[in-house]
Molecule: transfer RNA
Organism: Patescibacteria group bacterium
RNA sequence: GCCGGAGUAGCUCAGUGGUAGAGCGCGUGCCUGAAGAGCACGGCGUCGGUGGUUCAAUUCCGCCCUCCGGCA
Numbered sequence: 001g002c003c004g005g006a007g008u009a010g011c012u013c014a015g016u017g018g019u020a021g022a023g024c025g026c027g028u029g030c031c032u033g034a035a036g037a038g039c040a041c042g043g044c045g046u047c048g049g050u051g052g053u054u055c056a057a058u059u060c061c062g063c064c065c066u067c068c069g070g071c072a
Base pairs, nucleotide, nucleotide: 001071002070003069004068005067006066007065010024011023012022013021018055025044026042027041028040029039030038048064049063050062051061052060
């Protein structure tokens, strides 16, 4: 340099045009002498950036950034 894959919650990952979710973690409350476990409640997010298509974009397209793999 060329080709392909990935980037979404603190972490691991779903979601593939129509309001963004799960598990774990975290916070608060209940329970306990205290803690753990358990139960209840809370999403804790500019969906990597920017432009385009569309009535509508996390999703489709272009460019850029980062990471991984392959070719040279």